[in-house]
RNA sequence: UCGAGGGACGGCGAUGGGGUUCGCCGCAACCGCCGUUCCCGGCUGAUGACCCCUAGCGGACG
Repeated sequence: UCGAGGGACGGCGAUGGGGUUCGCCGCAACCGCCGUUCCCGGCUGAUGACCCCUAGCGGACG
């Protein structure tokens, strides 16, 4: 100096916040799905998963 492994730390997992947990990444992880003449049109969800809060949507009652 380079590389590998482990630990710690940090970041990420299609739109917000908190907790728990799983996975991934170390400038990379990550940046939703379908159709298309690539112009454009359509669809689901605030989660990776679970719980809570907030926002949004639908229904019912007062």